[in-house]
């Protein structure tokens, strides 16, 4: 130097344009896109759904110490398992009960039963056997005793260990199981006032209505169809809400090539819509800091 | 702006919640039938929208991407 790949960081700055444009100003002048404004996964602030209570359902989170934050979530150390050459990533409450795990496997949670190996008892069949079975002494040759004995196959019974071809696992893995801990719903088209317009039908309700169920309290309204209206403020901001402005062009940082003189390049992704915070995702004109190769 | 539902052969669609062999109707093709056609019988090919992830094992579970379809004051 090059190449392939990690984990962060950053996503500029100045100026013209009698300034393209929004806005607020009489004017002067002042103010106006993002790290993700996205995807709408989450929280929170706001607002409705009358309120508050107990249980219960269902949804979420989970290693483990601190810490920050109302919450979602985050920072930082820091253990176990897995993937990677490596920098680095990912996962990770518990198995005492319950409840599952296709096909295979003797068995999938149980370490029992089954098979195989051992010993016994019965039986059948075949070889051996008084020319000496099976057993005993002895190193051998040899000796004692005498009628059973070996094997294959079939039921039966005892049994301490081992093996038994399969699977991802035979000390598993997983759940609507268990524990901790959090949580009602619905959403700015939320929802609030004025005007306008209508003030109709049907159901359900003090024998108790109403947005997870149940039950108690409080107490009086709730749902559904049709038919009108369909204006205006506020919600809602020193960016904005008029369905919405944020623009061109140039110089310059920084890359990149060159010995220099210069010369190229100055990007991609993407564009607010009540505000804030996280999460995920898309991008590299650049910059940093570990890791491998050549 | 904001909520919801869904993606399986050419088309329609079960399965998905509670992982394990993806089922039916049509369509297309071969064969039989029949003089020939349709109709009926008999076979066969053709699908989980893409990417990771968790698990032995994904259409299913999660997570993101992409694409449809419906409501709202």
């Nucleotide at each position: 130097g090059a190449a392939a790949g990690c984990a962060c960081g950053a996503g500029g700055g100045c100026a013209a344009c009698u300034g393209a444009c929004g806005c607020c100003g009489u004017a002067a002048g002042g103010u106006g896109a993002g790290g993700a404004a996205a995807g709408u996964c989450c929280c929170c602030c706001c607002u409705c759904c009358u309120c508050g209570g107990c249980a219960g359902g269902g949804c979420c989170c989970a290693g483990u110490u601190g810490g920050c934050g109302c919450a979602a979530g985050c920072c930082a150390g820091u253990g176990u398992u897995c993937c990677g050459a490596g920098a680095g990533g990912a996962a990770u409450g518990g198995u005492a009960a319950a409840g599952g795990c296709a096909a295979a496997a003797g068995a999938a949670a149980u370490c029992a039963a089954c098979g195989g190996u051992u010993c016994c008892c019965a039986g059948u069949a075949a070889a051996g056997g008084a020319u000496g079975a099976a057993c005993u002494c002895g190193a051998a040759g040899g000796g004692g005793a005498g009628a059973c004995g070996u094997u294959u196959c079939u039921g039966g019974g005892a049994g301490a260990u081992c093996c038994g071809a399969u699977g991802g696992g035979a000390a598993g893995c997983c759940u609507u199981c268990c524990u901790g801990g959090g949580u009602g719903g619905a959403g700015a088209a939320a929802g609030u006032c004025u005007a306008a317009a209508a003030u109709g039908g049907c159901c359900c309700u003090g024998u108790g209505a109403a947005g997870c169920u149940g039950c108690c309290g409080u107490u009086a309204g709730g749902g559904c169809c049709g038919g009108g209206u369909g204006a205006g403020a506020c919600g809602a901001c020193u960016a904005g809400u008029c369905g919405a402005a944020u623009g061109u062009u140039g110089c310059c940082a920084g890359c990149c090539c060159g010995a220099a003189a210069g010369g190229g390049u100055g990007a991609a992704c993407a564009g607010a819509a009540g505000g804030g915070g996280g999460c995920u995702u898309a991008c590299u004109c650049c910059g940093u800091g570990g890791a491998u190769u050549c | 702006g904001g909520g919801g539902c869904c993606g399986u052969g050419g088309g329609g669609u079960a399965g998905c919640c509670u992982g394990g062999u993806a089922u039916c109707c049509u369509u297309c093709c071969a064969g039989c039938u029949u003089c020939g056609g349709g109709a009926g019988c008999u076979g066969g090919a053709a699908a989980c929208u893409c990417c990771g992830g968790u698990c032995c094992a994904a259409a299913u579970c999660c997570g993101g991407a992409c694409g449809g379809c419906c409501c709202c004051a």